[in-house]
Context: one part of a larger RNA
C1' cells in the first nucleotide's frame, strides 16, 4: 500500500451523478394507528410501553388419579434483588410524504440490460357450419380436436372507473351487377401456296383435217397446307355502394368590442374531413433553466398551475385510479467515517529465503 473486519472526539449527507456503501430498525406481548380506498385493504401504517432473577397469594390448564399429589405449563396480583445495559450472546422490517410508468402475481436478453419491455384477466374487429378455417407435408396423412360458433384460428388493445369524437377522397377488405375493357377457346368472311384439267407457243415423229411425244408459258375446280376479319368468350380491372377497435388522415389568411389587449363575431381560399372530450414545457416543449407559486439561505432536477401543444389526443387507445413494484424521480425523519479529515487496531497479502 491492497483486501477483509473492529472502534472513533465534534458535526451529521457538508460526500456524491445519486445516501453508493455503511450505520440504524429488528423478536414476543400490550396500547395505538392517518390520507385514500375497488370497503378487501392501506397496516407490522405511524407512534409508544413491557421483557431478567427470588419469595408469597389467586385463577386456569395438563398428567396420575379423584383423598390428594406432580408439572424445567400458563395468566394475574403483591413484595424483594442486581447490573450501564434483562428478546443482556446469536438469529430477526428502517420509516414517512409526493410524482411518472405499468393495474396486479408472473415472464425475459443462460454469460454486461429484470425494465416503463413481454404476458395477463378483461375489451373489440375478423375468419371458420365441420372432410371447418388455419398450419405441416410432394403425397398418403397429421395438428386443429376424439373439439363444433358459450368452439377454433388471426390481428389489435390491455384490470377497473368515465369514455372512445369527425373523415370512406387514397389504399385495403366486403357486396353489386347494367355498361366499358379483356385471355385461352369457338367462329370462319377473305387471302396465299399446290394442281387434275383446259388453252397458247416452239421442236420432233406419224401424217388429210389431225394425233402422239418433249420443252416453255397462261388460266385454274375440288382437296390439302398456311394465314385470317367480323362475331361469341369468365374472373379481374374500370364502374356503383358499404366499411376506420381496417391501413390511415383530422387546414390557412385577413378584419372586428367605448383605454389597451384579446376576439364570442364576420369575410375569403382550400379539403374526404379540418383535432371533439380530456390532458398539456409532459418518458412528448426546439426556443427553455418558458412564466407564476411551493419547497431551500441558495433548486437546469421535483411538485402545483398557466397554455404560446416547434411536434398530445381518444383500443398504434384518452384521462383518472385503491393495491402492488429488487422500477424511475424529488423531498423529509432516524442513522451513521459518505464527508469536514483524518486516526487507531486485528487478520491475510504485499517484502526476503526455500
Nucleotide at each position: 500500500u491492497c483486501a477483509u473486519g473492529g472502534c472513533u472526539a465534534a458535526g451529521g449527507a457538508a460526500c456524491u451523478c445519486g445516501g453508493c456503501a455503511a450505520a440504524a430498525u429488528g423478536g414476543u406481548c400490550c396500547u395505538g394507528u392517518a390520507a385514500c380506498u375497488u370497503c378487501g385493504g392501506g397496516a407490522g401504517a405511524a407512534a409508544g410501553g413491557a421483557c431478567u432473577c427470588c419469595c408469597c397469594c389467586u385463577c386456569c390448564c395438563g398428567c396420575c388419579a379423584u383423598a390428594g399429589g406432580c408439572g424445567g405449563g400458563g395468566a394475574g396480583g403483591g413484595g424483594g434483588a442486581c447490573g450501564c445495559a434483562g428478546u443482556g450472546a446469536c438469529c430477526a422490517g428502517g420509516c414517512c410524504c409526493a410524482g411518472g410508468c405499468g393495474a396486479c402475481u408472473g415472464u425475459u436478453u443462460a454469460u454486461c440490460a429484470a425494465a416503463a419491455a413481454c404476458a395477463c384477466a378483461g375489451g373489440g374487429c375478423u375468419u371458420u357450419g365441420c372432410g371447418a378455417a388455419a398450419u405441416c407435408g410432394a403425397g398418403a396423412g397429421a395438428u386443429g380436436a376424439a373439439g363444433u360458433a358459450u368452439a377454433a384460428g388471426g390481428c389489435c388493445u390491455g384490470a377497473u372507473a368515465c369514455c372512445u369524437g369527425c373523415c370512406c377522397g387514397g389504399u385495403g377488405c366486403c357486396g353489386g351487377a347494367a355498361g366499358g375493357u379483356u385471355a385461352a377457346g369457338g367462329g370462319g368472311a377473305g387471302g396465299a401456296g399446290u394442281u387434275a384439267u383446259u388453252c397458247c407457243c416452239c421442236c420432233g415423229c406419224c401424217a388429210u383435217u389431225g394425233g402422239c411425244g418433249g420443252g416453255g408459258g397462261a388460266a385454274g375446280a375440288a382437296g390439302c397446307u398456311c394465314u385470317g376479319a367480323a362475331c361469341c368468350g369468365a374472373a379481374g380491372c374500370c364502374c356503383c355502394g358499404g366499411u376506420a377497435a381496417a391501413c390511415g388522415g383530422c387546414g390557412g389568411c385577413c378584419g372586428u368590442a367605448a383605454c389597451u389587449a384579446u376576439a364570442a363575431c364576420g369575410g375569403u381560399c382550400c379539403u374526404a374531413a379540418g383535432g371533439u372530450a380530456g390532458c398539456g414545457a409532459a418518458a412528448u416543449u426546439c426556443c427553455u433553466u418558458g412564466u407564476c407559486g411551493g419547497g431551500u439561505a441558495a433548486g437546469u432536477u421535483c411538485c402545483g398551475a398557466c397554455c404560446u401543444g416547434c411536434a398530445c389526443g381518444a383500443a398504434c387507445g384518452g384521462u383518472g385510479u385503491a393495491a402492488c413494484g429488487a422500477u424511475c424521480u424529488g423531498g423529509g425523519c432516524a442513522c451513521u467515517g459518505u464527508c469536514u479529515c483524518g486516526g487507531c487496531c486485528a487478520u491475510g497479502a504485499g517484502c526476503u529465503c526455500g
Molecule: large-subunit ribosomal RNA, domain IV
Organism: Bacteroidales bacterium